[in-house]
RNA sequence: UGCCGUGUUAGCUCAGUUGGUAGAGCAUCGGUAUCGUAAACCGGCGGUCACAGGUUCGACUCCUGCACACGGCAU
Numbered sequence: 001u002g003c004c005g006u007g008u009u010a011g012c013u014c015a016g017u018u019g020g021u022a023g024a025g026c027a028u029c030g031g032u033a034u035c036g037u038a039a040a041c042c043g044g045c046g047g048u049c050a051c052a053g054g055u056u057c058g059a060c061u062c063c064u065g066c067a068c069a070c071g072g073c074a075u
Base pairs, nucleotide, nucleotide: 001074002073003072004071005070006069007068008067011026012025013024014023020057028044029043030042031041032040051065052064053063054062
């Protein structure tokens, strides 16, 4: 330098299969309870699905390009 494969979704770790308007845990915030705190329990908040296009009535999902990370192969 080239080729192949996998990954990129919430602050973090990750789900999300015949394409049908995105979820969990942790964290955070509020509440219940307690003399008080923690644990526990209940609830809220949080995402242009890396980015740019295409196909489709409709795309996280299919196709193309591109960026980054990891692995393999070649020189």